[in-house]
């Protein structure tokens, strides 16, 4: 210097080929228990990296940036 491919809860990760977002863990609280853990029940948590355009309407399409991985030269 080019090329791809990733960024969504506190962590791993789905989601939708545009109509106001989920799962496991984990974090609270209850029930259980002599008491902890474990099972069981509920809850609380996300302006979907960051700016900007299309469009009534963008996490989703485009464009930039920035951060990580791989690859090439």
């Nucleotide at each position: 210097g080019c090329c791809a491919c990733u960024a969504u809860a506190g962590c791993u990760c789905a989601g939708u080929u545009g109509g106001u977002a989920g799962a496991g863990c984990a974090c609270c609280a209850g029930a259980u228990u002599c008491g902890u853990a474990a099972c069981c029940u509920g809850g609380g948590g996300g302006u979907c990296g960051u700016g900007a355009g299309u469009c009534c309407g963008a996490u989703u399409c485009u464009c930039a940036c920035u951060a990580g991985u791989g690859g090439c030269u």
The RNA shown here (transfer RNA) has 73 nucleotides and comes from Clostridiales bacterium UBA3678.
Its Rfam family is "tRNA". The family's RNA type in Rfam is transfer RNA.
The organism belongs to Eubacteriales, within Bacteria.
The prediction has a mean pLDDT of 83.